[in-house]
Context: one part of a larger RNA
């Protein structure tokens, strides 16, 4: 681990709702007693028939109050006893489940220690104190040589121990085995007896040991302790269908009251959505007239600086700077303004939606995710957090994004080898154009990504220059004053600094680079010729390049591939494509008419995903009661096979099997198993 059996909302009594049945302004007994027993007595009590007030008291009225046309509470709606059945309380209260607390025993044959009594430690090694002998002193100290045999002494067996290393780890062993290691006359080992007991023992102390698990032992008892947590709760089919929020909470994974489900009543369109009309509002957008923030100018008090000065005063000023002024800004907690949505009422159209609102009985939710948008906070970061609106998941299948609870389309009541579509898609995997059309892309961009760089490429714009010959190229010139003052050894267009004119020219800078130690050379700007048509600039849009490094394997189109595309833009014309929508067939709610007295039935509408949870109808199981049957001509169970019902489940038949058992009604339950690390057997 499998299969089998067993295994969880019970029962008592109160309370409160629904259904039912008996009485009814009334309703019902309890103990007990009478009786085999059905039944009969039994009226004490109990609810009910009247409130209100703290009360005294008043009474359909009372209270409050000095009073009340005020204001609470009442009157105006039958109840009371069974019996079923929902949920509540009190009781273990659906089951299983601690760690604990507590009382009473047991327990030192393991272990801690302690008392008693005995025992045990090869073999060697070292050689303290004493003491003797010699030395030495005045006499000691002290030395030396003997002798002696002391020591938590030294080496190492037995024995006790347990440092390391290896194995071993469902072990030979619930601590072991080997090799190595320390102790070994001692705070030493150990025999046998005996002592201390659970908040107690004993502990050279680790919270160590107290019988193989001790921060408090074991047995049993209180005992079904408690568990706001875990983890299970068993047939079926119909009809609704939540919540994960507020507000408190020794409150935060629990609770209470709201609010969202469902149910019974009531009410009867009050709900919603559109228009129109009335409102109320300061948000998004601006603005800067308030608060505040803030640049740059202007003019200007004060201030500071400089002159000047005995004071005072004066003069100045590229400094600093209120107010006032142009001009340009900026605010969640700024507003002169100020929408769109939303909300509030109001008529009206639509709409009959499992619409709305009261009053009851039950409930569950009160850990939410993603995601679009409006904020806070965080980096104008998270698959982050926390609000607000919506929308999906939750509770939701199906297409579709490769796969992929929250995105994209769309809500599955069944059954069809029938039709149309949505998203999304149409060259092959793989259903449906290798469909028309005009472009763009050449980067496999497409099929990942920013600042930012670029004679990529298309399409627009707006300028300049051009046959009086431009742009590119080739030929030529590219001069003179002049080496331009200064600087410097030198500075001659070309380290630096100032200046930047004149002349002659078709044109030529006091020089655009390269070069020289400076000269020189060499190039440019400008110009002539040659060529013979366009060339240059700036902007703006489209679709490419670059930028571009990651960990197992191409692996950033799902592949395959694919370039007038099978990419990208636009236009367009078929198909494909879901459980969506139509077609046919059926089941079930529900609801409108119509027929029936009633079941019901026949015609039209509308619904039927669904966790928690509500509601409803039902099958089986054991058993009693009564009615009806079956059965040795073969009962139940048990195998095998056919069949019927929307399900739970039923009936036929064969074989076994060998004695009971079914069906209808009614009523009681130890009443359904797959999960609880469930229990017990078997395998």
């Nucleotide at each position: 681990g499998c299969c089998a059996g067993c295994g969880a909302g019970u029962u008592a009594c109160c309370g409160u709702g629904c259904g039912u049945g008996g009485c009814a302004a009334g309703g019902u007994u309890a103990a007990c007693c009478c009786g085999u027993g059905a039944g009969g007595g039994g009226g004490a009590g109990c609810c009910g028939g009247a409130g209100c007030g703290a009360a005294a008291g008043c009474g359909a009225g009372u209270c409050u109050u000095a009073a009340g046309u005020g204001g609470g509470c009442g009157u105006c709606u039958a109840g009371u006893c069974g019996c079923g059945u929902g949920u509540g309380g009190u009781a273990g209260a659906c089951c299983c489940g601690a760690a604990g607390c507590c009382g009473a025993g047991u327990g030192a044959u393991c272990u801690a220690c302690c008392c008693a009594u005995g025992g045990g430690c090869a073999g060697g090694c070292u050689g303290a104190a004493g003491c003797g002998g010699g030395g030495g002193u005045a006499a000691g100290a002290c030395c030396c040589c003997g002798u002696g045999g002391a020591g938590g002494g030294c080496c190492g067996a037995a024995c006790c121990c347990a440092c390391c290393g290896u194995g071993g780890u469902u072990g030979a062993a619930a601590a072991c085995a080997c090799g190595g290691g320390g102790g070994a006359u001692g705070a030493c080992c150990u025999g046998u007896g005996g002592g201390u007991a659970g908040g107690g023992g004993u502990g050279a102390a680790a919270g160590g040991c107290c019988a193989a698990a001790c921060a408090a032992a074991c047995u049993c008892g209180g005992u079904g302790a408690u568990a706001g947590c875990u983890g299970g709760u068993u047939c079926u089919c119909c009809c609704c269908g939540a919540a994960a929020u507020g507000c408190a909470u020794u409150u935060a994974g629990g609770u209470g009251c709201a609010g969202c489900g469902u149910u019974g009543g009531g009410u009867g369109u009050u709900c919603a959505g559109c228009a129109u009309c009335g409102g109320a509002g300061g948000u998004a957008g601006a603005g800067c007239a308030c608060u505040g923030a803030a640049u740059g100018g202007g003019u200007u008090a004060g201030g500071g600086g400089g002159c000047c000065u005995a004071c005072a005063a004066g003069c100045u000023u590229a400094c600093c700077g209120a107010c006032c002024c142009c001009a340009a800004u900026c605010a969640a907690a700024c507003u002169c303004c100020g929408a769109a949505u939303g909300c509030c009422g109001a008529u009206g159209c639509u709409c009959c939606a499992g619409a709305g609102c009261c009053c009851g009985g039950c409930a569950g939710u009160g850990a939410g995710a993603c995601u679009a948008c409006g904020g806070g906070g965080g980096a104008u970061g998270a698959g982050c957090u926390u609000c607000g609106u919506g929308g999906u998941c939750g509770a939701g299948a199906g297409g579709g994004a490769a796969a992929c609870a929250a995105c994209c389309c769309a809500g599955a009541c069944c059954g069809c080898c029938g039709g149309c579509u949505a998203a999304g898609g149409c060259c092959c995997c793989a259903a449906a154009u290798u469909c028309g059309g005009u472009g763009c892309u050449a980067a496999g961009u497409g099929g990942g990504a920013a600042a930012c760089g670029a004679u990529g490429u298309c399409g627009g714009a707006u300028u300049g220059c051009a046959c009086a010959g431009a742009c590119a190229g080739c030929c030529a010139g590219g001069a003179g004053g002049u080496u331009g003052g200064c600087u410097u050894a030198g500075a001659a267009a070309c380290a630096g600094c100032c200046a930047c004119c004149c002349u002659u020219u078709a044109a030529a800078g006091a020089g655009u680079g390269c070069g020289u130690a400076a000269u020189a050379g060499u190039u440019c700007a400008c110009u002539g010729g040659u060529c013979g048509a366009g060339u240059g600039a700036u902007c703006c849009g489209g679709c490419g390049c670059g930028g571009a490094c990651a960990a197992u394997u191409u692996a950033a189109c799902g592949g395959g591939g694919c370039u007038c595309a099978a990419g990208c833009a636009c236009c367009g014309a078929g198909c494909c494509g879901a459980a969506g929508c139509c077609g046919c067939g059926g089941a079930c709610c529900u609801u409108g008419c119509c027929c029936g007295u009633a079941a019901g039935g026949g015609c039209g509408g509308g619904g039927u995903g669904g966790u928690a949870g509500g509601g409803g109808a039902g099958c089986g199981u054991c058993g009693u009661g009564c009615g009806c049957g079956c059965a040795g001509u073969g009962a139940a169970g048990c195998g095998g096979u056919g069949g019927u019902g929307u399900a739970a489940a039923c009936c036929g038949u064969c074989g076994u099997g060998g004695a009971g058992c079914g069906c209808g009604u009614a009523c009681g339950a130890g009443u359904g198993a797959g999960a609880a690390u469930g229990c017990u057997g078997g395998c």
Predicted 3D model of a 683-nucleotide part of an RNA (large-subunit ribosomal RNA, domain II) from an archaeon.